This is a predicted structure of a 366-nucleotide RNA (Bacterial RNase P class A) from Schaalia sp. lx-260. The source organism's lineage runs through Bacteria, Actinomycetota, Actinomycetales, Actinomycetaceae and Schaalia. It is recorded under the gene name rnpB. RNAcentral holds the sequence, with entries from ENA. Its Rfam family is "Bacterial RNase P class A". About the family: Ribonuclease P (RNase P) is a ubiquitous endoribonuclease, found in archaea, bacteria and eukarya as well as chloroplasts and mitochondria.
[in-house]
């Protein structure tokens, strides 16, 4: 100094105006304190927490899926194996089984899995210039993929048909790891394609709904049971009156349930910071220390100065032959994604611009 790799910070500050909402404090007016984010987003995983449901076991559907850890727990997070990319820091993997079984493999192309002959090679036979048959998978062509590579032997011609190495598979054994796994040499058959985010198989998992869960208080209205019944209506006590009784309204009191409305749940929590100790880490302990929204149709907003950011213009100035840089000071524009609604762990998305720390690799100089 250039080009890259990992990880992280922050998300414009300050101050007058007017406004919004919890809460305390005051008759009232009104003062006070505190008020949104790394993702509060999506609502994809997981746990508190609550109500339902369930005698006990089990299956199916789903789901997780290298191997040890950590954790309330998890599909997260650390660490290592394994594979693939990269010169290299480092990235990436929906990473159990294809030798239990069925299936599928688009186009191309003779042929996509134990079968197969298009050119081409070679034998036969016919004919004469191109045909029948047979055998061959080394050679050409098609394809993402095409039934092991390379030499020699062997043969018509050709093939693991033989043999050497080699590469891959599979069997026991030894050596090194807790393990996933590597490592070494033997030994066999002589070669075995992809795919399970197709069925399947194997291990493990797993009751169901959510704060609009729950839980108390509780008007009118309607329902019930009680009492009053003065007056006015209907009814029954054979026709009237008086009295009675009943119903029905009413008015009063009370029950249980339970709307509307109101309390709670509700924000102190597996919590943040700071150090320390263990641990490779992720995480655990311990000491200290901090309190930081709880609205309910939903508050956290709108102005206007000031600085500081970035981008432009104009005018000094410096540097430069020039283009053109630099610095200043003034006009005039911009400045991300996005906003709680029970509460935490993750993940996964989006996000102007500013900034840090390490780490590789080049090439220069000392």
């Nucleotide at each position: 100094u250039g080009a890259g790799g990992u990880g992280g910070u922050u998300g414009g500050g300050c101050g007058g105006c007017c406004g919004c909402g919890u809460c305390a404090c005051g008759u009232a007016a009104g003062u006070g304190c505190c008020g949104a984010g790394g993702a509060a987003c999506g609502u994809c995983c997981g746990g508190g927490c609550u109500c339902c449901a369930c005698a006990g076991a089990g299956c199916a559907c789903a789901g997780u899926g290298g191997u040890g850890g950590c954790u309330a727990a998890c599909a997260g997070c650390c660490a290592c194996c394994c594979g693939a990319g990269g010169u290299a820091a480092c990235u990436c993997g929906c990473g159990g089984g294809a030798u239990a079984g069925u299936g599928c493999c688009a186009c191309a192309g003779a042929a996509a899995a134990u079968a197969a002959a298009c050119c081409g090679c070679c034998g036969c036979a016919g004919u004469u210039c191109u045909u029948g048959u047979g055998g061959u998978a080394a050679g050409g062509g098609u394809g993402a993929a095409a039934c092991g590579g390379u030499g020699g032997g062997g043969u018509a011609a050709g093939a693991g048909c033989c043999c050497a190495c080699c590469a891959g598979c599979g069997a026991a054994a030894c050596g090194g790891g807790u393990g996933a796994c590597c490592g070494u040499g033997u030994c066999g058959g002589c070669u075995a394609g992809g795919u399970a985010a197709a069925c399947c198989c194997c291990a493990c998992u797993u009751g169901g709904a959510g704060c609009a869960a729950g839980a108390c208080c509780a008007a009118g209205c309607a329902g019930c049971a009680g009492a009053u019944g003065a007056u006015a209506c209907g009814g029954g006590c054979g026709g009237c009156u008086c009295g009675u009784c009943c119903a029905a309204u009413a008015u009063c009191u009370g029950c249980g349930g339970g709307u509307a409305g109101g309390u709670u749940g509700c924000u102190u929590g597996a919590g943040g910071c700071u150090g320390g100790u263990g641990g490779u880490a992720a995480c655990a302990c311990c000491a200290g220390u901090c309190c930081u929204a709880g609205a309910u149709a939903g508050a956290u907003g709108g102005u206007c100065g000031c600085c500081a950011c970035c981008g432009u213009g104009u005018u000094a100035c410096c540097g430069g032959u020039a283009a053109c840089g630099g610095u200043a000071a003034c006009g005039c524009g911009g400045a991300a994604c996005a906003g709680a609604a029970c509460c935490c762990g993750g993940c996964g998305u989006a996000u102007a611009g500013a900034c840090c720390a390490c780490c590789u690799c080049a090439u220069c100089c000392c």